[in-house]
The RNA shown here (transfer RNA) has 72 nucleotides and comes from Candidatus Ornithospirochaeta stercoripullorum.
NCBI's taxonomy places the organism under Bacteria, Spirochaetota, Spirochaetia, Spirochaetales, Candidatus Ornithospirochaeta.
Its Rfam family is "tRNA". Rfam's curators write: Transfer RNA (tRNA) molecules are approximately 80 nucleotides in length. Rfam classes the family as a transfer RNA.
The prediction has a mean pLDDT of 81.
RNA sequence: UCCCGCAUAGCAUAAUGGAUAGUGCAUUCCCCUCCGGAGGGAAGGAUGGCGGUUCGAUUCCGCCUGCGGGAG
Numbered sequence: 001u002c003c004c005g006c007a008u009a010g011c012a013u014a015a016u017g018g019a020u021a022g023u024g025c026a027u028u029c030c031c032c033u034c035c036g037g038a039g040g041g042a043a044g045g046a047u048g049g050c051g052g053u054u055c056g057a058u059u060c061c062g063c064c065u066g067c068g069g070g071a072g
Stems, first nucleotide, its partner, number of pairs: 001071007010025004018055001027043005048064005
């Protein structure tokens, strides 16, 4: 320098055009308990950035940024 892939919550991930973006762990609160780090229940929290396509974008397209891989 060129090519390919990835980017969703604190972490790990699902959703491939359409209903309020789902799940696990973690966090906070409540219950239970002699105690709680065990058990039960609830809550908060996310689509990397800027544009484009579309009635509608996490999803498709372009560029940028970051990460990973490959070629020279």